Predicted 3D model of an 84-nucleotide RNA (transfer RNA) from a Flavobacteriaceae bacterium.

């Protein structure tokens, strides 16, 4: 340099014919047991404004297509892997 695959909360990791983003499982923060812990249950965990109801924003970055885009185009980082 070509080509291909990947990019999603703090982490792993769903969401697959475009149609409620973050399921589930860790970790954290509160609580329950406990003499005290551990284990085990329970709930709460993305930002921003707002007392709150709630409402905007947010899938590597920037456009574009849609009535709707993590999903499709396009370009560009960043990791992998193949190739001369």
């Nucleotide at each position: 340099g070509c080509c291909a695959a990947a990019g999603u909360g703090g982490u792993g990791g769903a969401a697959u014919u475009g149609g409620u983003a973050g399921a589930c499982a860790c970790g954290u923060c509160g609580g329950a047991u406990u003499c005290a812990a551990a284990a085990u249950c329970c709930g709460a965990u993305g930002c921003u404004a707002g007392c709150g109801a709630u409402a905007g924003c947010g899938u590597g970055u920037g456009g574009g297509u849609u009535c709707g885009a993590g999903u499709c185009c396009c370009a560009c980082c960043u990791u992998u892997g193949g190739u001369a």
The prediction has a mean pLDDT of 80. Its Rfam family is "tRNA". From the family's description: Transfer RNA (tRNA) molecules are approximately 80 nucleotides in length. Taxonomically the source falls in Flavobacteriaceae (Bacteria, Pseudomonadati, Bacteroidota, Flavobacteriia).